Background
Small-subunit ribosomal RNA, 5' domain from an uncultured bacterium, 527 nucleotides, folded computationally. The full RNA is in RNAcentral, with records from ENA and SILVA. The prediction has a mean pLDDT of 85.
Context: one part of a larger RNA
């Protein structure tokens, strides 16, 4: 001087961070990733609307997906982000700095082009099995699911002749003109198919750094290189065949042990040492192995198969779980917080919006843990009161200290006002671009405008009123502060000297006195 601290005394108030370093040990309950009806078929509930009944006259039944909507299922996108943790890992990692042999959903950006067609399947119905979890057979149905044809600006292959391969459609709008009256059709917004190019992300490959032992001295058989091959999104022993005898290593390989790297954090005058909590970036990992599938992207924390252990659960045939996501529980420990509020901002994911969803996040409790701030009063007051202490009995000290007086009212407490954080959107009107259109829709402008968890919280004004608030280690030296009484190598005391055996400034306690001060101390750990 520092600390994610503990642990003992004591404890007014704010702000602004921070809070399982130990068992990556188990884990109640809740909530943490859903969403779109503008991709579909439909219709369980719930509202409306039509129509019938039944009456108690305003109710209570049935019916019609007709409409707002929408459980449930198809299908799209998310789910690979956000968040948690630091177990393994000494290099497959991580900073730094180059490099070639890839990919890329959304985005923006370039060209094209979105034309004909077919079969199914879930919901649903029926029956069936089973304690459940769930399963089966039959039928029926759509889709922007799924599959073929065509066409191919570009891509891709290619022997340079040629080959090969796409897609899907919803939604607003409307003036001719057709129409089976449903639309066709035109346009505009959304998307779909291929593709060119870019951003932004990713994936490899190399080079230098940065931890301890030699009481670890040889290690190495896909090992080291070479031909072909396969595999991959891609370079390469990534993987196999076959041929060579190679690579590494005192500049420390190999083995052991320990460790997430790293901006940076903490000390220092640096040089350096020691850490890697909070905050950013990267890697890893999701009970423990182990494996693919799906998909741009995962070998995937709240997916899926396997096997382990452990838990629950059952009709004994089988099932069903995985807080190192936020609260919370047990344990473990010296130790570490609410089973709180809200999408109000910010940011994310769907969705044309509208809006839904988000234990991200913003907020709020709880802790003096930690930094920072303010406050327990201020002015005068001398008979230097009383009492304590001490005395050489004069006295000294406590000590302007108290009391009085006389002032203020931070804070606290009572009573009123009250925020910033919020404009974006949305409404309207104007221009303007597309356009047959003065519909629609995008852009720009102006005007109006909703929406706040924190929270009746900051903070503003009064009102009485010193009223509501001081401890806590230490006083031999080191090191800034002493005297008395107890004690008598006894109780004890110590961080080093070193105190204590009858006059202890050293132990106990009282006075005084020093230092810090809502905190003091002590233990722990670093420089």
């Nucleotide at each position: 001087a520092u600390u994610g601290a503990a642990c003992g005394c004591u404890g007014g108030c704010g702000g602004c961070a921070u809070g399982c370093u130990u068992u990556a040990c188990a884990c109640a309950u809740g909530c943490a990733a859903g969403u779109c009806g503008a991709a579909c078929g439909g219709c369980a509930g719930c509202a409306u609307a039509g129509a019938g009944a039944g009456c108690u006259u305003g109710c209570u039944c049935u019916c019609u997906g007709a409409u707002g909507g929408c459980g449930a299922g198809u299908g799209g996108c998310g789910a690979a982000c956000g968040g948690g943790u630091g177990a393994g890992u000494a290099a497959a990692a991580c900073a730094u700095c180059g490099g070639a042999a890839c990919g890329u959903g959304u985005c923006c950006u370039u060209u094209u082009g979105u034309g004909g067609g077919g079969g199914a399947u879930a919901a649903c119905u029926a029956c069936u099995c089973g304690a459940a979890a769930g399963a089966g057979u039959a039928g029926c149905u759509a889709a922007u699911a799924c599959c073929g044809c065509a066409u191919a600006c570009g891509a891709c292959c290619u022997a340079c002749g040629g080959g090969u391969g796409a897609a899907a459609g919803c939604g607003g709008g409307g003036g001719a003109u057709c129409u089976u009256c449903g639309g066709a059709c035109c346009u505009c917004g959304c998307g779909c198919a291929a593709u060119u190019g870019g951003a932004g992300c990713g994936g490899c490959c190399g080079a230098u750094g940065g931890c301890u032992g030699a009481u670890u001295a040889g290690c190495u058989a896909g090992u080291u290189g070479g031909u072909g091959a396969g595999g991959u999104a891609a370079a390469g022993g990534c993987u196999c065949a076959c041929c060579a005898a190679g690579g590494c290593g005192a500049c420390g390989a190999u083995c052991a042990g320990u460790a997430g790297c790293u901006g940076g954090u903490c000390u220092g005058a640096g040089a350096g040492g020691a850490c890697g909590a909070c905050c950013a970036g990267c890697c890893a990992c999701a009970u423990u192995g182990g494996g693919a599938c799906u998909g741009a992207g995962a070998c995937a924390c709240g997916g899926c198969c396997c096997a382990a252990a452990c838990u629950c659960c059952u009709a004994c045939g089988g099932g069903a779980g995985g807080c190192a996501g936020c609260a919370g529980u047990g344990g473990g420990g010296a130790a570490u917080u609410u089973u709180g509020g809200a999408c109000a901002a910010u940011g994310g994911g769907g969705g044309c919006a509208a809006c839904c969803c988000u234990g991200a996040u913003c907020c709020a409790g709880c802790c003096a843990u930690g930094c920072c701030g303010c406050g327990u009063g201020c002015a005068g007051g001398a008979a230097g009161a009383a009492g304590g202490c001490c005395u050489u009995c004069g006295g000294g000290u406590u000590g302007u200290a108290a009391a009085c007086u006389g002032c203020u009212u931070u804070u606290g407490u009572u009573a009123g006002g009250a925020a910033c954080g919020a404009a974006a959107a949305g409404u309207u009107u104007g221009g303007u671009a597309c356009u047959a259109a003065u519909a629609c829709u995008g852009c720009c402008a102006a005007a109006u405008g909703a929406u706040g968890a924190c929270g009746g919280u900051a903070c503003c004004u009064a009102a009485a009123g010193a009223a509501u608030a001081a401890g806590c280690a230490c006083c031999g030296g080191c090191u800034a502060a002493c005297u008395a009484c107890g004690u008598g190598c006894c109780a004890g005391c110590a961080g080093c000297c070193g105190c204590g055996g009858u006059a202890a400034u050293a132990c106990g306690u009282a006075g005084g006195g020093u230092g810090c001060a809502a905190g003091c101390g002590u233990u722990a750990a670093u420089c």